Bacterial RNase P class A from a soil metagenome, 344 nucleotides, folded computationally. The coordinates come from a structure-prediction model, not an experiment, and the mean pLDDT is 77.
[in-house]
RNA sequence: AGGCGAUCGGACGGUCGCGCGCGACCGGGCAACCGGGAGCGUGAGGAACGUCCGGGCUCCCCGGCGCAGGGUAGCGGGUAACGCCCGUCCGCCGCGAGGCGAGGACCAGCGCCACAGAGACGAGUCCGCCGCCGGGCGACCGGCGGCGGGGUGAAACGCGGCAAGCUCUACCCGGAGCAAGGCCAAAUAGGAGAGCGCGUCCCGGCUUGCCGGGGCACCGGCGCGCCGCCGGAGCUCUCGGGUCGGCCGCACGAGCCGCCGGGCAACCGGCGGCCCAGAUGGAUGACCGUCACCGCGCCCCCAUCGGGGGGACGGCGGUACAGAACCCGGCGUACAGGUCGCCU
Repeated sequence: AGGCGAUCGGACGGUCGCGCGCGACCGGGCAACCGGGAGCGUGAGGAACGUCCGGGCUCCCCGGCGCAGGGUAGCGGGUAACGCCCGUCCGCCGCGAGGCGAGGACCAGCGCCACAGAGACGAGUCCGCCGCCGGGCGACCGGCGGCGGGGUGAAACGCGGCAAGCUCUACCCGGAGCAAGGCCAAAUAGGAGAGCGCGUCCCGGCUUGCCGGGGCACCGGCGCGCCGCCGGAGCUCUCGGGUCGGCCGCACGAGCCGCCGGGCAACCGGCGGCCCAGAUGGAUGACCGUCACCGCGCCCCCAUCGGGGGGACGGCGGUACAGAACCCGGCGUACAGGUCGCCU
């Protein structure tokens, strides 16, 4: 000067505040239980992010095979699984440590092959050379056939190249997602059933004791009375479904740490220890002090083009990216600054 890997990503104290759990004690209640509550414990990440890939879990669907659709692609291994990871071969890049790979098959079919070139997969002849035939006194001209020749090009006729084109081959894939899904369960309205109540006349329907329509009477309303108008049969209880709301799912897990063993490694096994957020308008914060680190400024030294090293003062500024929401395994992306190891 680089390459690869790992790791931290402010610390301590004080004051106030928030979520969750436990909760002495206080109040209410016959009780079940309800309300308050000092105090104690605990409270984001390496990416919690993007939701790109794979699984767990849940519900729905499901005879078998095939087609269609989507995906993967040297070889071997790891894993719950993967498009991830490890090892290795080959190719390319780099002086190197290393990095990248879009690495199955163009003897199935289709398609494409820029520019240049006569011709780009159909064959074909621009120049040249050779042979034969014909014409010409001749220089030469024309025709036919041939060539490991020239020229163009990445590739020139060779079962060409391209699958970062269709396609073929092999293998994999059911759908939707925690707003999954399950439980409890108001008011109002509607549904079913039971009990009580339901004036009279006429008409219609059928299920023959109910329903619908009309007249009169009755009741209620328009402040009261008359006229007129409008409205009217119901009330109570029970059951079941849904909505508001609440609870579960939901925090012990492919878990984390240490040691030992197997394996080149990814990873696997054994033993011991640990418990580590659970909100649902969504908590995890704010301020102060001391310190740490970085940059600028100040001083000194080396060097004097850039720069490097040391010191004091704390004079100024900064300490990132971002933030759980069912849970895991990956990948990708963002990140002030710092530390460690191996290698060129």

Description:
It matches the Rfam family "Bacterial RNase P class A". Rfam links the family to the GO terms dimeric ribonuclease P complex, ribonuclease P activity and tRNA processing. By type it is a ribozyme. Rfam's curators write: Ribonuclease P (RNase P) is a ubiquitous endoribonuclease, found in archaea, bacteria and eukarya as well as chloroplasts and mitochondria.